[in-house]
RNA sequence: UACUCAUAAAGACCAGUCGAGGGAGAGGCCCGAUGACGCUGGGGCAACCGCCGGAUUUUUUCGGAAUGGUGCCAAGUCCUGCGGUGGUUAUCACCGGAAGAUGAGUG
Numbered sequence: 001u002a003c004u005c006a007u008a009a010a011g012a013c014c015a016g017u018c019g020a021g022g023g024a025g026a027g028g029c030c031c032g033a034u035g036a037c038g039c040u041g042g043g044g045c046a047a048c049c050g051c052c053g054g055a056u057u058u059u060u061u062c063g064g065a066a067u068g069g070u071g072c073c074a075a076g077u078c079c080u081g082c083g084g085u086g087g088u089u090a091u092c093a094c095c096g097g098a099a100g101a102u103g104a105g106u107g
Base pairs, nucleotide, nucleotide: 001107002106003105004104005103006102007101013042014041015040016039017038021031022030023029026080027079028078043073044072045071046070048069049068051064052063053062054061055060077099082096083095084094085093086092
């Protein structure tokens, strides 16, 4: 970096430093000098890989712990964008996609 599969309405902060933008992108709407974002040191959340145990049609599934590989710690992936269904004065809800994120595998 490309592809495939899986997951996502939950959860998780202090300090130092920097100094103006940031939340992927577009429209919104939010966060930010009461110092955001980033970086650093600690801390934490989670349970995808891996580990342990049970069941099993050996496909898979359930449970446990959290040393290791990872990821994450504002807002439902912050909401929406495309299509469909239902309802509706306005507009709302649900389903499926698209895009992005994370993990695993393959190249």
Notes
Predicted 3D model of a 107-nucleotide RNA (SAM riboswitch aptamer (S box leader)) from Robiginitomaculum sp. Rfam family: SAM riboswitch aptamer (S box leader). About the family: The SAM riboswitch is found upstream of a number of genes which code for proteins involved in methionine or cysteine biosynthesis in Gram-positive bacteria. Rfam links the family to the GO term regulation of gene expression.